Context: one part of a larger RNA
RNA sequence: GGUGUACGUGAGGAUGCCUAGGCACCAAGAGCCGACGAAGGACGUGGCUUAGCUGCGAAAAGCCCCGGGUAGACGCAAGCAGUCGAUGAUCCGGGGAUGUCCUAGAUUCGGAAACGACGCGAGCUAAACGCUCGCGAGCCGUGCAUGAAUCCAUAGUGUACGGUAGGGAACGCAGGGAACUGACCCAUCUCAGUACCUGCAGGAAAGGAAAGAGACAUCGAUUCCCCCAGUAGAGGCGAUCGAAAAGGGAAGAGCCCAAACCAGCCAUGUGCAAGCCCGUGAGCGUUGCAUGGUUGGGGUUGUAAGAGCCGGAGUUGCCGUUACGGAGGCAGCACGGAGUUACCAAACCGACCUUUAGACGAGCAGGCUGGAAUGCCUGGCCAAAGAAGGUGAUAGCCCUGUAGUCGAAAGGGGUCGGUCUCCGCCGGAGUUCUUGAGUAGCGCCCGUCCCGUGGAACCGGGCGUGAAGCGGCGCGGCCCACCGCGCAAGGCUAAGUACUACUUGGUGACCGAUAGCGAAGAGUAGCGCGAGCGAAAGGUGAAAAGAACCCCUGUUAGGGGAGUGAAAUAGAACCUGAAACCGUAUACCUACCAGCGGUCGGAGCCCCAUUGAUGGGGUGACGGCGUGCCUUUUGCAUAAUGACCCGGCGAGUUGGCGUACGCGGCAAGGUUAAGGGUUUAAGGCCCGAAGCCGAAGCGAAAGCGAGUGCGAAAUGUGCGAUACCAGUCGAGUGCGCCAGACCCGAAAACAGGUGAUCUAACCAUGGGCAGGAUGAAGCGGAUGUAACAGUUCGUGGAGGUCCGAACCGGUGAAUGUUGAAAAAUUCUCGGAUGACUUGUGGUUAGGGAUAAAAGGUCAAUCAAACCUGUAGAUAGCUGGUUCUCCCCGAAAUAGCUUUAGGGCUAGCCUCAGGAGUUUUCCUACGGGGGUAGAGCGACUGUUCAGGUUGAGGGGGUGCAUAACCUACCUCGCCCAGACAAACUCCGAAUACCGUAGGUAAUAUCCUGGGAGUCAGACUGCGAGGGAUAAGCUUCGUGGUCAAGAGGGAAACAGCCCAGAUUGGCAGCUAAGGCCCCGAAUCCAUGCUCAGUGUAGAUAAGGAGGUGGGGUUGCAUAGACAGCUAGGAUGUUGGCUUAGAAGCAGCCACCAUUUAAAAAGUGCGUAAUAGCUUACUAGUCGAGCAACUCUGCGCCGAAAAUUAACGGGACUAAGCAUGGAGCCGAAGCUCCAGACUGCACGAGGUGAACUUGUGCAUUGGUAGGGGAGCGUUGGACGAGCGAUUGAAGGAGGACGGUAACGACCUCUGGACGUGGUCCAAGUGAUUAUGCCGGGAUGAGUAGCGAUAAAGAAGGUGAGAAUCCUUCUCGCCGUAAGCCUAAGGUUUCCUGGGCAAGGCCAUUCCGCCCAGGGUUAGUCGGUCCCUAAGACGAGGCUGAAAGGCGUAGUCGAUGGGAAGCAGGUCAACAUUCCUGCACCACUGUGAGCGUUGAACGAGGAGUGACGGCGGGUCGAAGGUUGUCCGGCUACUAGAUGCCGGUUCUUGGUUGGGGGUGGUGGGUAGGAAAACCCGUCCACAUGAUCUCCUGACUGAGAGGAGCCCUUGAGGCGAACCAACUGGAAGUCCGUCCGAGAAAAACUUCGCGGGAGCAGAGCAGUGACCGUACCUAAUCUGACACAGGAGGGCGAGGCGAAUAGCCUCAGGCGCUC
Repeated sequence: GGUGUACGUGAGGAUGCCUAGGCACCAAGAGCCGACGAAGGACGUGGCUUAGCUGCGAAAAGCCCCGGGUAGACGCAAGCAGUCGAUGAUCCGGGGAUGUCCUAGAUUCGGAAACGACGCGAGCUAAACGCUCGCGAGCCGUGCAUGAAUCCAUAGUGUACGGUAGGGAACGCAGGGAACUGACCCAUCUCAGUACCUGCAGGAAAGGAAAGAGACAUCGAUUCCCCCAGUAGAGGCGAUCGAAAAGGGAAGAGCCCAAACCAGCCAUGUGCAAGCCCGUGAGCGUUGCAUGGUUGGGGUUGUAAGAGCCGGAGUUGCCGUUACGGAGGCAGCACGGAGUUACCAAACCGACCUUUAGACGAGCAGGCUGGAAUGCCUGGCCAAAGAAGGUGAUAGCCCUGUAGUCGAAAGGGGUCGGUCUCCGCCGGAGUUCUUGAGUAGCGCCCGUCCCGUGGAACCGGGCGUGAAGCGGCGCGGCCCACCGCGCAAGGCUAAGUACUACUUGGUGACCGAUAGCGAAGAGUAGCGCGAGCGAAAGGUGAAAAGAACCCCUGUUAGGGGAGUGAAAUAGAACCUGAAACCGUAUACCUACCAGCGGUCGGAGCCCCAUUGAUGGGGUGACGGCGUGCCUUUUGCAUAAUGACCCGGCGAGUUGGCGUACGCGGCAAGGUUAAGGGUUUAAGGCCCGAAGCCGAAGCGAAAGCGAGUGCGAAAUGUGCGAUACCAGUCGAGUGCGCCAGACCCGAAAACAGGUGAUCUAACCAUGGGCAGGAUGAAGCGGAUGUAACAGUUCGUGGAGGUCCGAACCGGUGAAUGUUGAAAAAUUCUCGGAUGACUUGUGGUUAGGGAUAAAAGGUCAAUCAAACCUGUAGAUAGCUGGUUCUCCCCGAAAUAGCUUUAGGGCUAGCCUCAGGAGUUUUCCUACGGGGGUAGAGCGACUGUUCAGGUUGAGGGGGUGCAUAACCUACCUCGCCCAGACAAACUCCGAAUACCGUAGGUAAUAUCCUGGGAGUCAGACUGCGAGGGAUAAGCUUCGUGGUCAAGAGGGAAACAGCCCAGAUUGGCAGCUAAGGCCCCGAAUCCAUGCUCAGUGUAGAUAAGGAGGUGGGGUUGCAUAGACAGCUAGGAUGUUGGCUUAGAAGCAGCCACCAUUUAAAAAGUGCGUAAUAGCUUACUAGUCGAGCAACUCUGCGCCGAAAAUUAACGGGACUAAGCAUGGAGCCGAAGCUCCAGACUGCACGAGGUGAACUUGUGCAUUGGUAGGGGAGCGUUGGACGAGCGAUUGAAGGAGGACGGUAACGACCUCUGGACGUGGUCCAAGUGAUUAUGCCGGGAUGAGUAGCGAUAAAGAAGGUGAGAAUCCUUCUCGCCGUAAGCCUAAGGUUUCCUGGGCAAGGCCAUUCCGCCCAGGGUUAGUCGGUCCCUAAGACGAGGCUGAAAGGCGUAGUCGAUGGGAAGCAGGUCAACAUUCCUGCACCACUGUGAGCGUUGAACGAGGAGUGACGGCGGGUCGAAGGUUGUCCGGCUACUAGAUGCCGGUUCUUGGUUGGGGGUGGUGGGUAGGAAAACCCGUCCACAUGAUCUCCUGACUGAGAGGAGCCCUUGAGGCGAACCAACUGGAAGUCCGUCCGAGAAAAACUUCGCGGGAGCAGAGCAGUGACCGUACCUAAUCUGACACAGGAGGGCGAGGCGAAUAGCCUCAGGCGCUC
């Protein structure tokens, strides 16, 4: 180290159980709140401690009244203290009171929400300030008053009353209105009038009483449901979209104006009588008439209606110009009708019901176990109550309740009744009047309707045009006619319908802490500038009985005892307590051995009594075989994908429609939908036939009909009927379609919002830039010129000038790269008076901005920001997709495809039903064919060689038309030899078709349900492409792999053998093997010598390697080889040549002698020569030579490990041939068992099923089919099991074919559930899955500037780090000091050490507690305005909104006033001391009708740039002077050290600036004595600023003293030099350099107060601590970043650089 076992307060928090919280729905209620100040907040509020939640509001966990209720109460929430309560508290209900501040453009004004400021009135106050209360906004409407230009009037203004605003979940109507997506692209179309924005309303909204629908019949407002119907129709006639009437239901309700006409009033016109109801008489007359307006009556529709006209109409009283009568009118009664939501309208009373608190309410005991009884046993009781919850385990009878019954002072809702209120007739004729106008219609363009321009009506809109008037008008799908229906251009209207933020009650085959809402309290913590995003986290116990006391320890840490408790391994990090992971102990194994770590065999060692079985468990030396899982693929150990491990979560669902199958009901019929009734109330039952499907078809249709269409027709034909007919309705399963549709995943598109705290540009207002250098223009002098010009010297101080700090930038390099830092550090570098840089405030916003332009920047994001939504966009793409067994089992092909990695149909698979010898194979017979082959003297073409006294052509020669030559061309012929996928005179084998017989299995076919497959791979054969290359590519035809294991080929998907149902320590074989690895061998005959070879790479070519065969020749008349000898002559052949003699070359190649010898085979020479060969003879003595075929070998043969037999090795263990054996697989056989199918029996009425026998089957991916296991919940079930111990957890050697199921022990401490059915959030190892926990890396990297520490002492349990002291080091234009912003208590003191601090810590910016910020003068508010913002009226825009006047805000700017010293642990220009100053109020000498205050008016001032220079001289510095001190070591006393300061009054001097008086004046919108302007005169007066000297006062002051404190005393307190701030003045330049108020002054007007000095009084509110980097911004105690001021000395030009003061630090291992 491995395996096993045991143990652990280990760690962790799964599982089980639980529920405080959710989810879904039902019923009822309620459906709005708000200027009477909402919703929502801020701040407060308790006797104490009070942070949070809850309640409440300065009357503050509450006050008052009424009712309920009863013994305790003062919320969550304990404690202390103190109270209240039977005189009724707390608590519950109803009503009332109080109700700070913000919030509605919150409302007096302003504003950065919870703050600041103002006016008037009242109260307090001497007044002022201040405090308290009330009122004071805008807009709209109405009334009143007032009132411009402009006489009246109007606009406007003021005022009173009423209204309005804003919020709210969904539902509603309206104004605007997308895109993704679908259409396999996309544009009409779709998504969709959806999302979203906006306006507005209500409890509902909208709609609504026909200018309707329909069809020749009718219906009779609207709304909603069912149905019609996925029909009619629309539609790139694509995708898709999609009615209506009728019918069945719910509900039910109808009305009012305008007009005609009448009357009153008003106005205008007319202008004296038209008139005054009628009759008669009398009289009256601002009458009458017309027009317009207004009020009242009247009236409201299409069989037209109404007015007017005519006729009729209960009763009483009054009126009726006058008298009488009549008509008529008014009022009452009666009668009739109606009513509080429309139709006209206002109330009151009573009863009842209901709601907002409540009340009564039956019935049990004993024993046993136990910590506890509700359990078990025994015996009772109640029940209109056995719903439920609680109580120490499971309770009808213990408690709360439940059934049932009862109940309200007060508030709300409803019903009924009464009082009351309102209304009022009928008929006729058809002469007159009325009946909705810029309307209907029409033209053009649109929208909406099923209707996309179509033949397109109807309805609605924009622009234009433009009627009729009841003898009229609209409509009925272009239009016209007939016929029919209706009456527009005005309005109101309940119910039925939609929704649920909210209240009450209830329900669940809903969840149970990774679930259920995001949330078991959270819109919290946290993130982001913002819009916005958004967690985690439950459980002690029955009861705290929450561990007294003791011990260890620095311990309120932790632990050990003791005690409590049933239990403490229930101890607060608390029920159960799994796994990863971390340990301890122990048995066995392990240090020469190597690998998916298992499996099969197996020795040794250790152990046991376990579910008792063939006893078993643990370990495992050694041996055989053996390269994970998933996915994707032709193919993966692959070095292709994915996974660190464990636990939990995590993916084909639901609805509608359709289709098929099995099941069930009824059946020529089946069935209800909406809705209704009833009920034990979401259930069940009943009603409901509107509708749907079927029972009849045919036809394009009219139509006809058991037929019908075609046709003139049928004894024709198509489709039907022929009863032998079956449908329909349910729930279930498979599949399809529409929906997100199996899950996760884009980049994007669009809509509405949020962002310019980063950055870009701009606007406004402020700030910054050490020092040095150069020396432009201009000016002056000299010179020079006629004058200029010019030259030179000086002066001068320009510049997108130069060098160089701060500041801004970012050139190069290195470092860094899990950084110190999500862009830096170090060195170096660029600009540094400018197109510079920077602060504060503001503006520009997403197809937009901004951009000295890089597609740069717009919050670490940019070729279109961010957030939310449409939204679960879409994804022909990738990944993932969870239990078991059984049966069958593919494809990688064809056709089409904007198609090729996708799809559809066919093919191939499966299941069900049916058919039946159809199918396969063999044999026989019968067929057609044009391939292989072959052939071409058979075509079409191609082709080699020869011949030809055949022909033609060309060429040459020739006088030539003759003849001749020709190695040229063509054709023919002859002989010989060839080629072809697109040649065939021929022509197979196979294959295919048919018939018959046999054979085999159920193989075949048909119909219907369900698929998958469309990337294939290699190999043999036949071909195309290629190079007759490819592990290449494309076909055909087989096989195998794919989807196939086993044996062989060393290893090796595709090759050879062979197809795995399970078991067997049985047998036989296949391929292939038999020397060893490694199972099995021998015999025989040859070959090979190369380690050739032993199953795996070679060629051309070369060779007397060797074995075998053949042919020819030579050979005893002597071959072959060797040796010996000869190898001659003409002749040096001729030619050529310098030469050519056999042997450079050309021609010829004769002859002679001979046994034989070439006009020469090779070497050689300049040429000769020389050597040699052929050839001959001799010698030798038996075979020799050449050619050819063939077996086995050799060379040819160079690559990276030995590495091309698998290794050892082998001369066979190689090769060839023959023979006989054996081994060898999951093949075959044998034995035993299982599944499935078939057949035959038996049981069973039959089917299903059970069982026996026989035969056959059982590899399997995609896929089809079948049968089961388990999980959660439900029914039977108030059952059964359970404290004598459930679920869950741990272990075990048990059972089953599997999923799984028992049993036992321990833990656990309260639930569990057999069986049969039902319903599903139903099964995980993998999705770079999600969440949590735990490993590995690893005790590794690192511990954040290398400015640095050392020692002693102290404290403490403990000290490198804390405190003190000494020494050392670092910064010192900073690493010191002051501040703006920002932070928000970090400040100070005391205590503490768990966590934070990169170590430790006694320390801290940490934790706990207490304390701390004091202002007339500092800053802000208050006063003023800039950019800009808002904006009464106004202008404008679909809405929202935009712009903008008056005005109101808005600092970064303008505006009154304070200094020094002292003081606290912590504050000080704030407190104290001293001395000053400002504003306002009061008083008031005095001034004022010869005119005070006041006055939105006039004027001045305020009031302004860059650069340079002068003047002045502040702060600071140096030196000296003066004062004080100097113990000791030691040099020096002419020395050393320290100090020598600040404020202010008075007197006086110096310098700078300003300006007085008089007169004129036409400008300053009126006036002016003011200003401006012009003239004259005059003084240095007045006023003001700066500063010196003298003097006074106060403080400080080194140090000293003591009584050591909140103490006292206290010297000098000067000079020179340097320096150059602020102020002021001047010059120069071009880019020409805020506004308003305060302040001063004038005075048209106005008409009575004003007010100096002095004195007295008053001076509000907010900020004020601390931090300037360890308190800000960067996620951090982060090497970064951030505006302004001060900033000493030496050297130096300097704020550079180096070293040091003051001061601060040594950077937290």
Large-subunit ribosomal RNA, half A from a Phycisphaerales bacterium, 1709 nucleotides, folded computationally.
It matches the Rfam family "Bacterial large subunit ribosomal RNA".
The source organism's lineage runs through Bacteria, Pseudomonadati, Planctomycetota, Phycisphaerae and Phycisphaerales.
It was read from a public genome assembly.